[in-house]
RNA sequence: CGUACUCACUGUUCUAUCGCUUGCUUACCUUGUGUAAGUAAGAGGAAAGUCCGGGCAACAUAGAGCACCACACCACCUAACUGGUGGGAUUCAUGGUAACAUGGAGCCAGCAAGUGCCACAGAAAAUAACCGCCUAGCUAUAUUGUAUAGAAAGGUAAGGGUGAAAAUGUAGGGUAAGAGCCUACGGUCGGUGGUGGUAACAUCAUCGGUGGGUAAACCUUGUGGGUUGAAAGUCCAAAUAUAUCAGUGUGCCCAAGCAAUUGGGAUAAGAGCUGCUCGUUCGAUGCUGAGGGGUAGGGCGUUCGAGGCUUGAGGCGACUCAAGUCCUAGAUAAAUGAUAGAAACCUUUUUGAUUAUCAAGAAGGUACAGAACCCGGCUUAUAGGUGAGUGCGCUUU
Numbered sequence: 001c002g003u004a005c006u007c008a009c010u011g012u013u014c015u016a017u018c019g020c021u022u023g024c025u026u027a028c029c030u031u032g033u034g035u036a037a038g039u040a041a042g043a044g045g046a047a048a049g050u051c052c053g054g055g056c057a058a059c060a061u062a063g064a065g066c067a068c069c070a071c072a073c074c075a076c077c078u079a080a081c082u083g084g085u086g087g088g089a090u091u092c093a094u095g096g097u098a099a100c101a102u103g104g105a106g107c108c109a110g111c112a113a114g115u116g117c118c119a120c121a122g123a124a125a126a127u128a129a130c131c132g133c134c135u136a137g138c139u140a141u142a143u144u145g146u147a148u149a150g151a152a153a154g155g156u157a158a159g160g161g162u163g164a165a166a167a168u169g170u171a172g173g174g175u176a177a178g179a180g181c182c183u184a185c186g187g188u189c190g191g192u193g194g195u196g197g198u199a200a201c202a203u204c205a206u207c208g209g210u211g212g213g214u215a216a217a218c219c220u221u222g223u224g225g226g227u228u229g230a231a232a233g234u235c236c237a238a239a240u241a242u243a244u245c246a247g248u249g250u251g252c253c254c255a256a257g258c259a260a261u262u263g264g265g266a267u268a269a270g271a272g273c274u275g276c277u278c279g280u281u282c283g284a285u286g287c288u289g290a291g292g293g294g295u296a297g298g299g300c301g302u303u304c305g306a307g308g309c310u311u312g313a314g315g316c317g318a319c320u321c322a323a324g325u326c327c328u329a330g331a332u333a334a335a336u337g338a339u340a341g342a343a344a345c346c347u348u349u350u351u352g353a354u355u356a357u358c359a360a361g362a363a364g365g366u367a368c369a370g371a372a373c374c375c376g377g378c379u380u381a382u383a384g385g386u387g388a389g390u391g392c393g394c395u396u397u
Base pairs, nucleotide, nucleotide: 001393002392003391004390005389006388007387008386009385010384012343013342014341015340016339017338018337020042021041022040023039024038025037026036027035028034029032044368048379049378051377052376053375054374055373056229057228058227059226063278064277065276066275068225069224070223071222072221073087074086075085076084077083088108090105091104092103093102094101095100109220110219114218115217116214117213118212130160131159132156133155134154135153138150139149140148141147142146168186169185170184171183172182173181188209189208190207191206192205193204194203195202196201233300234299235298236297244290245289246288247287248286252265253264254263255262256261270282271281272280273279307326308325309324310323311322312321313320314319344366345365346364347363348362349361350360351359352358353357
């Protein structure tokens, strides 16, 4: 210098004419969702997905248990999160003799609570013996001693084979042959103690144990979760027949009253909170089910915020604090645009110069994409430009 990948930021600009929506100002009139003029503003880093967390709103109150769902190393950040930052253990790749360094990963509590599963191959996946090794005794042969072969019985798990994995590794002793059978040094799990660290952990010493793996296997432990969701919800206007059918209820207590009746209380059917149960609230008016009739036009929610930007300080960092400054859509069938010209960037190509780069011309192109209550995160899509890191290649000071 080029190229590939990853991460972060950005992701067209200007002028003119016309048009759309909202706010403000002014004028006019037919006072209306009115007309005209001026002025200010007008779609994103993801607005997408609807996967999480909240704000806010409603359920009168919002309790408990079960079910169901989610999370799971440590510390910190945050309004909160299953998110983010940093660290630890495990593991993978590269470099290196090694120590170690760099980069990546995610399903990171528990298999020493229990129950399961580990295909095929293999004797056997934990009550094991295919090949093999050993044996006093028996048989046969040779044979002074003994050796060889065979059958049965017994012993064996060190050697070989199968496999991802075969009863913890290496060395020595011991044995008929072997085995943690014994010893030394290791591995691994757990306990105790010392040192370092906020901690997870690391390291050292000592004691005890010893098939392995698997929990996005069933499960166990701990922590957390009320439900719904802007077409949520709430207010105003307008209109009217709950006609009709079925079931069920119109009952109880207290006070006042001559009585009619009035006021209060507890409950039934039923309704609500929440998937179920308990509990609790409303509830003597009507309620439940079926089946019909009328109206459907507006307002609030609706945009000043866990807000943006700049500077400084603190922190490894995510972020925090302080000061200053800014107000930047609010539509409701859904506005935020169209046309023309120029510029910028990219690709291809032509010409010229030249330090392989620059200049001029021509053609083509400029990504993904579109608010709908608001905010924080995650995931997905993305032409080009800028910056950083890593790998590979080339060149040269």
Annotation: Predicted 3D model of a 397-nucleotide RNA (Bacterial RNase P class A) from a Bacteroidota bacterium. Its Rfam family is "Bacterial RNase P class A". By type it is a ribozyme. The coordinates come from a structure-prediction model, not an experiment, and the mean pLDDT is 75. Of the family's consensus pairs, 98% are formed in the model. It was read from a public genome assembly, where an Rfam model found it.